[in-house]
């Protein structure tokens, strides 16, 4: 330098045939239970879906460029 893959909640990830309030587990906060904790159960908070622009009635999803990481080739 070229090609491909990945970037979604604090962490690990799902969602990619474009359309439903953007989700799960763990973690965090509150509550129940307990003598206190743990475990268990209930509730809640937490997201510019890496960035910008474009296509579309509608974009996490499609397209272009940029950016961070990984792999291969030279």
């Nucleotide at each position: 330098g070229c090609a491909c893959c990945c970037g979604u909640a604090g962490c690990u990830c799902a969602g990619u045939u474009g359309g439903a309030u953007a989700g799960a587990g763990c973690g965090u906060g509150g509550g129940a239970u307990u003598c206190c904790g743990g475990a268990u159960c209930c509730c809640a908070a937490g997201g510019u879906c890496g960035g910008u622009g474009g296509u579309u009635c509608a974009a996490a999803u499609c397209c272009a460029c940029c950016u961070g990481g990984g792999u291969g080739c030279g």
About this RNA
Predicted 3D model of a 74-nucleotide RNA (transfer RNA) from a Candidatus Blackburnbacteria bacterium. The prediction has a mean pLDDT of 81. NCBI's taxonomy places the organism under Bacteria, Bacteria candidate phyla, Candidatus Blackburniibacteriota. Its Rfam family is "tRNA". It is annotated as a transfer RNA.